[in-house]
Context: one part of a larger RNA
RNA sequence: UGACGGGGGCCCGCACAAGCGGUGGAGCAUGUGGUUUAAUUCGACGCAACACGAAGAACCUUACCUGGGUUUGAACUCUUCGGGGACCGGGUGCAGAGAUGUGCCUUUUCUUUCGAGACUCCGUUGAGAGGUGCUGCAUGGCUGUCGUCAGCUCGUGUCGUGAGAUGUUGGGUUAAGUCCCGCAACGAGCGCAACCCUCGCCCUCUGUUGCCAUCAGGUAAUGCUGAGCACUCUGAGGGGACUGUCGGUGACAAACCGGAGGAAGGUGGGGAUGACGUCAAGUCCUCAUGGCCUUUACGCCCAGGGCUACACACGUGCUACAAUGGCUGAUACAAAGGGUCGCAAUACCGUGAGGUGGAGCUAAUCCUAUAAAGUCAGCCCCAGUUCGGAUUGGAGUCUGCAACCCGACUCCAUGAAGGUGGAAUCGCUAGUAAUCGCGGAUCAGCAGGCCGCGGUGAAUACGUUCCCGGGCCUUGUACA
Repeated sequence: UGACGGGGGCCCGCACAAGCGGUGGAGCAUGUGGUUUAAUUCGACGCAACACGAAGAACCUUACCUGGGUUUGAACUCUUCGGGGACCGGGUGCAGAGAUGUGCCUUUUCUUUCGAGACUCCGUUGAGAGGUGCUGCAUGGCUGUCGUCAGCUCGUGUCGUGAGAUGUUGGGUUAAGUCCCGCAACGAGCGCAACCCUCGCCCUCUGUUGCCAUCAGGUAAUGCUGAGCACUCUGAGGGGACUGUCGGUGACAAACCGGAGGAAGGUGGGGAUGACGUCAAGUCCUCAUGGCCUUUACGCCCAGGGCUACACACGUGCUACAAUGGCUGAUACAAAGGGUCGCAAUACCGUGAGGUGGAGCUAAUCCUAUAAAGUCAGCCCCAGUUCGGAUUGGAGUCUGCAACCCGACUCCAUGAAGGUGGAAUCGCUAGUAAUCGCGGAUCAGCAGGCCGCGGUGAAUACGUUCCCGGGCCUUGUACA
C1' cells in the first nucleotide's frame, strides 16, 4: 500500500421487511448428470454451466458409429512428363445401397512459319493441400462477470531515507469523485452527467396508398365517387423542463422540502452507452493464429445408423388440479411485423387438418388476419366431474426423394396422474407483477424455446435490527 475480520462509523441495492405471483408435489416438453450403447459427436459446471453455443438433428446439417470406396485428393496455387481436345455441357444403357465403375449418342477453340504454341481437360511427378486433431495455461478478436457499481489514474508542486503519501481526506449534499465550502496543494485525463434513439404535449411543413368536418352524387350497405387536407394519422423540422419561478430550511453556499403554472417537475418513462481492472473466467468447433501431432489418414466421398437410448437424479418451462371456472351460441376493441422461389382473398368441396382454383399485391393500396381475455344469453351444481388432458387404438391431412427408427397437424374412440404441493427457494416497486392473445427470425416441414407487440391491469414498502452483495472513512493483523 492492499487484502481480510463472527471490528467500528456512514450510505446504497427487490438485499431484508411489507405485499402479489410462482418453483419444489403431478403429467408432459426441453437441457444436463448418470447409466447404457457400435456410436449415443463436441463444448459450457456456484453466482456468471444446465430451452446455453443450437435463430429450428428425418436425409443434409454432422463433427460420432458401422460398412463400402478413395489417395496430389471435394476445394486452392505452381510444377515434371505423357496423352487428348476446345472446355463446360446435354441425353441415355448396364452393375451397385450409393459413392462409383463401365459403355453409347450428341455438342464444340484461337494463333500458326504446320514443328508447335496459347487455353483447357485427363493421367502422372513433386512442392504443397486437408484436419470441427491437441494446447483458450502460447495468442488475437469477441464475450460473460463484479457493475451502470462510482470509482481508476496522471502532470507539476509539497512531505517522507524509502515503499509511498498528499491531491481523491474533512463539513454538507447528490443517483453519482454530483456540486458547494474548507484544506500543501494546483490542474488534468478515463469514468458520472449531457450530446444519440424512442414514448408523452404543442406548432410548422407534407396530403397518397392515409383521413372525412363541410358541399355534391350514389348504394341494400360501406370514404363508394367527385371536391377537400379541417381532424386522425404518416414522417421531417422546430418549440417545450432549466430547480426557471414563489415560500420555507440551510453556512449568505451547494442543495433539500412544499406550492404555482404546465402535457410533462426536479435524471419525466424506456433504450443504447459498461472506466482502470478482477476471475490464467469462456471460446483453437465462427473466424484468425504460434507450437505440437497427422499425411493410402486424425484427410476426402457415400449408404445406413446415432446425436431422439432410459432403473434414476437435478435445472428451466408448459398444462392443470377447476365455479373469479368449463362448454355452446352471439358480439366489441389492438399494436408491431412479414410477403414475388412469396402472402394469398371471394367462391366451391371436406366434420376437420386441408384440397380445387386463383382476384389482388414488389404493398399506409392487396394478403397474412377471426385478436384473445372482455361483453350478452344459455347449460353444468362441487363430483376425479361437462375439471384435467397424459397415454393408447383406428382413420386421415400436409411438407418433403423419403416421416420405420424420428415430423407437425386433424377427426373418432380411450380418458392416466393430478383435489394448491415438505425442507427449501425464485421473480417483481407501475402501465410494473399477474393475466390474455398477436407477430417475427430460424425454416421444405417442425416452437411449450427465443426476440418483439399490444389488451386488461393490481397489492405493498413501517423501516434498515437482521440475511446477501456493494461504496467511503477508520481500526487490528503471525496474510501478500

Small-subunit ribosomal RNA, 3' major domain from a Vicinamibacteria bacterium, 480 nucleotides, folded computationally.
The RNAcentral record of the full RNA draws on SILVA.
Its Rfam family is "Bacterial small subunit ribosomal RNA".
Model confidence (mean pLDDT): 84 of 100.